[in-house]
RNA sequence: GGUCCCGUAGUUAAAUGGAUAUAACGGAUCCCUCCUAAGGAUCAGAUGCAGGUUCGAUUCCUGCCGGGAUCACCA
Repeated sequence: GGUCCCGUAGUUAAAUGGAUAUAACGGAUCCCUCCUAAGGAUCAGAUGCAGGUUCGAUUCCUGCCGGGAUCACCA
């Protein structure tokens, strides 16, 4: 350098054109408890960036950024 794959909450995953993006763990507050743990309730928190297509994009297309696999080149 070529080809291919991946990027969603602090972490791990779902949603593959449709309305307000769904969970688990973790976090905060409250309840329970003598206290802690466990348990229950509530809350906050995310689509890598910029364009394009579309009535509508996490999803499709292009470029860039980051990570990975493989091939080639150099030595």

Predicted 3D model of a 75-nucleotide RNA (transfer RNA) from uncultured Candidatus Pelagibacter sp. Lineage of the source: Bacteria > Pseudomonadota > Candidatus Pelagibacterales > Candidatus Pelagibacteraceae > Candidatus Pelagibacter. Its Rfam family is "tRNA". Rfam classes the family as a transfer RNA. The sequence was found in a public genome assembly.